[in-house]
RNA sequence: CCCCGGGUAGCUCAGUGGUAGAGCGCUCGGCUGUAGACCGAGUGGCCGUGGGUUCAAAUCCCACCCCGGGGACCA
Numbered sequence: 001c002c003c004c005g006g007g008u009a010g011c012u013c014a015g016u017g018g019u020a021g022a023g024c025g026c027u028c029g030g031c032u033g034u035a036g037a038c039c040g041a042g043u044g045g046c047c048g049u050g051g052g053u054u055c056a057a058a059u060c061c062c063a064c065c066c067c068g069g070g071g072a073c074c075a
Base pairs, nucleotide, nucleotide: 001071002070003069004068005067006066007065010024011023012022013021018055025043026042027041028040029039030038048064049063050062051061052060
């Protein structure tokens, strides 16, 4: 320098044009001698950044940033 994948909740990940969800976690309650397990309720993010397209963008396009993988160069 080139190519590919990824960046969404505290964590791991879904969601591929119509206004974002699951599991775990956390909080409160029940149960228990206490805790765990279990049960009930609650708690959550404008989707890496900036622009563009569209009536409408996490989703499509462009640039940039970050992480991972492969390649080239390596006189």
Molecule: transfer RNA
Organism: Thermoprotei archaeon